Model confidence (mean pLDDT): 81 of 100.
Small-subunit ribosomal RNA, 3' major domain from an uncultured fungus, 490 nucleotides, folded computationally.
The full RNA is in RNAcentral, with records from ENA and SILVA.
Context: one part of a larger RNA
RNA sequence: UGACGGAAGGGCACCACCAGGAGUGGAGCCUGCGGCUUAAUUUGACUCAACACGGGAAAACUCACCAGGCCCGGACAUAGUAAGGAUUGACAGAUUGAGAGCUCUUUCAUGAUUCUAUGGGUGGUGGUGCAUGGCCGUUCUUAGUUGGUGGAGUGAUUUGUCUGGUUAAUUCCGUUAACGAACGAGACCUUAACCUGCUAAAUAGUGUCGCAAACCGGCGUUUGUAGAUGCUUCUUAGAGGGACUGACCACGUUUAGUGGUAGGAAGUUUGAGGCAAUAACAGGUCUGUGAUGCCCUUAGAUGUUCUGGGCCGCACGCGCGCUACACUGACAAAGUCAGCGAGUAUAUAACCUUGGCCGGAAGGUCCGGGCAAUCUUGUGAAACUUUGUCGUGCUGGGGAUAGACCAUUGCAAUUAUUGGUCUUCAACGAGGAAUUCCUAGUAAGCGCAAGUCAUCAGCUUGCGUUGAUUACGUCCCUGCCCUUUGUACA
Numbered sequence: 001u002g003a004c005g006g007a008a009g010g011g012c013a014c015c016a017c018c019a020g021g022a023g024u025g026g027a028g029c030c031u032g033c034g035g036c037u038u039a040a041u042u043u044g045a046c047u048c049a050a051c052a053c054g055g056g057a058a059a060a061c062u063c064a065c066c067a068g069g070c071c072c073g074g075a076c077a078u079a080g081u082a083a084g085g086a087u088u089g090a091c092a093g094a095u096u097g098a099g100a101g102c103u104c105u106u107u108c109a110u111g112a113u114u115c116u117a118u119g120g121g122u123g124g125u126g127g128u129g130c131a132u133g134g135c136c137g138u139u140c141u142u143a144g145u146u147g148g149u150g151g152a153g154u155g156a157u158u159u160g161u162c163u164g165g166u167u168a169a170u171u172c173c174g175u176u177a178a179c180g181a182a183c184g185a186g187a188c189c190u191u192a193a194c195c196u197g198c199u200a201a202a203u204a205g206u207g208u209c210g211c212a213a214a215c216c217g218g219c220g221u222u223u224g225u226a227g228a229u230g231c232u233u234c235u236u237a238g239a240g241g242g243a244c245u246g247a248c249c250a251c252g253u254u255u256a257g258u259g260g261u262a263g264g265a266a267g268u269u270u271g272a273g274g275c276a277a278u279a280a281c282a283g284g285u286c287u288g289u290g291a292u293g294c295c296c297u298u299a300g301a302u303g304u305u306c307u308g309g310g311c312c313g314c315a316c317g318c319g320c321g322c323u324a325c326a327c328u329g330a331c332a333a334a335g336u337c338a339g340c341g342a343g344u345a346u347a348u349a350a351c352c353u354u355g356g357c358c359g360g361a362a363g364g365u366c367c368g369g370g371c372a373a374u375c376u377u378g379u380g381a382a383a384c385u386u387u388g389u390c391g392u393g394c395u396g397g398g399g400a401u402a403g404a405c406c407a408u409u410g411c412a413a414u415u416a417u418u419g420g421u422c423u424u425c426a427a428c429g430a431g432g433a434a435u436u437c438c439u440a441g442u443a444a445g446c447g448c449a450a451g452u453c454a455u456c457a458g459c460u461u462g463c464g465u466u467g468a469u470u471a472c473g474u475c476c477c478u479g480c481c482c483u484u485u486g487u488a489c490a
Base pairs, nucleotide, nucleotide: 001490002489006485007484008483009482010481011480012479013478016474017473020438021437022436023435024434027323028322029321031319032318033317034316035314036313043054044053065309066308067307068306069305071303076119077118078117079116080115086113088109089108090107092105093104094103123297124296126295127294128293132291134285135284136283137281138280139279144183145182146181148179149178150159151158152157162174164173165172188274189273190272191271192270194241195240198238199237200236201235204232205231206230207229208228209227210225211224212223213222214221215220244267247261248260249259250258251257325431329390330389331388332387333386334385335384342376343375351370352369353368355366356365357364358363397428402423403422404421405420406419407418444466445465446464447463448462449461450460451459
């Protein structure tokens, strides 16, 4: 000095508790991991910090694994063979999964590209992440870290970096042998909220006048319209403004600040993210890379490609989830509203797809629009609302498991890609011990879009819609930080 351990005192956190909410743990299924099995069931990762993670939804490819078959994509150098031919290719038959001249039989064609040997390369999802880079994760989302000059000490070191109050914060106030600084925090960046003020818009709307149609005794009302014209409230997006806890009251050294009130679009750092110090870990990744050392292999290949299989296998254990156990519900009909997105390539076809027609549905077909604020698309989403049926019965709850048929994607669907129809109608009557997440437009319910994608979401990342209960505290449990102590320890 303090990775650590003991004791004491402060402070902090829904990866802690309290008050609660939703659960998970029980069931069925999906999916990851282990185990077992297997030719192979490729492999990494195993407390937080492995296990719906590797952007890992694998039919082929992917692919690394297994059973087999071709090929060289063996640069270059040296030596050899060799134009009296180094080599290479091939019909048919046999052979073979194979229309692989792979091999054999049979002969033809080819002409210095190759072949043989050695050295040396190259390739490798082969090994080593305990040889490495880079990236990521974590310690650690807390407030922490450092040097200059000065002071103390022989010195390592210490002070600065603090008794106290305050803050989300080593944030400030103040105290002061320290003074003045740097990184981190904050500021900053992005996004969501406000602007009847500016700039505008036939790719956004809206008003007026035309024109057309329908309903009307009529005045007129509604709908459509690339006709004309005005405007910018709504929409879009540029420049700006706006909040600074500003004003008032109370508490407080009358400091920093804290609580309340009014105004305000906004007063928890305005909400939510991003970025993010010092020191570390023998954390993960050589399977992201034409980043990479060393080792291994390198033609009977661990290179590469083709065929088939596997990664999906099932006495079992664990984790993330989906669907439920119903009446606040199921079913049927009607009504009614979003916001993030995305969309045609290597152009002979592949993308988003309206509308018409056919079909119970899935889907098919024919015209179109769109490289997009123009078309799909107001993505007329779901929960929700209204009316009716059911009436607490494993029931019209639940929809696993099977059988048959029809479509779609794809060269290919069997071990059933997915979708649809009919039948089948399992467990499950709210889940033990344990345990996770969470404080406001949050939890939870509900769907949508995107990623992956030929096809396929029970996943993930975003987005909106409906929208609670309960704290607004504490250090009791679990952990983290600081201070004091000084025994043992390095």
Rfam family: Eukaryotic small subunit ribosomal RNA. Its family is annotated with ribosome and structural constituent of ribosome in the Gene Ontology.